[in-house]
């Protein structure tokens, strides 16, 4: 210098204006909507997408229901040792395969329990035998093919072994709570109630009326996001995944769903033009994607760029 391998990081920056949305504080105890529950409304300060928020594949937290114990069945996992809340994840290591190498990949238990399967070629493919020669005698020798010819293979076919697993999911679930219909209780009512002729009287009319309770629905609130398997830094233990200690920090949260738009300056990339060059000007571009109960993983998508360690080759000393 070229070509690679592994690990990690960034995902334009700043300023101004106009918006959207969450929180906290102050204040009127007021207004609006609503039967209520509750929601909204002012001012100030402040927070507001990602490395995958994605696919919803695996594991957990949380919630409801279920649950004596044992067995059968079903689903899943599979070298060995470890990490973890847990895992099908991760780490280390052995083995096999790929690579010159750094490294990468692996559904890697069992075919001395039983069953099943084997394309093409080949006479014959899992039962052993068949063909040719030979011998007292299945006694001995040979058999083109094929991955495999009688001794084996495949468990990513059933199966066996060991281990694990209740079912459903935030549209879970908890609370507040109309109208209408139905239920229960009490009172009144054919000795005429309620209703109606505006009211009393007097008529019309003819079987319900009134109140309370309880469940579910619409609607509302919580769950829900200031305290966590949390983030950052340092130290210690460990090869490592990871754990422990100390210090610091508070970091989106809606419910048809906010996180945006415009302008300017400076970056980055590409193209064009100018210039001897440094550079200047113009135009375009800046990926994949977008939280929805939360967390740990896996997988998939991704313009461009940076850092560190290592390998191979070439060259120079």
């Nucleotide at each position: 210098g070229a070509a690679g391998c592994a690990a990690g990081c960034c995902a334009g920056a700043c300023c101004g204006c106009c918006g959207c949305u969450g929180g906290u504080g102050c204040g009127a105890u007021c207004g609006u909507g609503g039967a209520a529950a509750c929601a909204c409304g002012g001012c100030a300060c402040u927070g507001g997408a990602g490395g995958a928020a994605g696919g919803u594949c695996c594991g957990g937290a949380c919630u409801g229901c279920g649950c004596a114990g044992g067995g059968c069945g079903g689903c899943g996992u599979a070298g060995c040792a470890g990490c973890u809340a847990a895992c099908g994840g991760c780490u280390g290591u052995c083995c096999a395969c790929c690579g010159u190498g750094a490294g990468g990949u692996g559904a890697g238990g069992a075919u001395c329990a039983g069953a099943g399967c084997a394309a093409c070629a080949g006479a014959g493919a899992c039962g052993a035998g068949c063909c040719g020669a030979u011998u007292c005698a299945g006694u001995u020798c040979g058999g083109g093919u094929g991955a495999a010819a009688c001794g084996g293979g495949c468990a990513a076919u059933c199966u066996c072994u060991a281990c694990g697993c209740g079912c459903a999911g935030c549209a879970a679930c908890a609370c507040c709570a109309a109208a209408u219909a139905g239920g229960c209780c009490a009172g009144c009512g054919u000795u005429g109630a309620u209703g109606u002729g505006g009211c009393u009287c007097c008529g019309c009319g003819g079987a319900g009326c009134u109140g309370g309770c309880g469940g579910g629905u619409a609607g509302g609130u919580g769950g829900c996001a200031u305290c966590g398997a949390g983030c950052c830094g340092u130290g210690c233990a460990g090869c490592g995944a990871u754990g422990c200690a100390c210090g610091g920090c508070c970091c989106a949260g809606a419910g048809g769903a906010a996180u945006g738009g415009c302008g300017g300056u400076c970056a980055c990339g590409u193209g064009c033009g100018g210039g001897a060059a440094a550079c200047c000007g113009c135009a375009c571009g800046c990926a994949c994607a977008g939280a929805a109960u939360c967390c740990g993983g896996c997988c998939u998508a991704u313009c461009g760029g940076c850092u560190u360690g290592c390998u191979u080759c070439a060259c120079a000393c």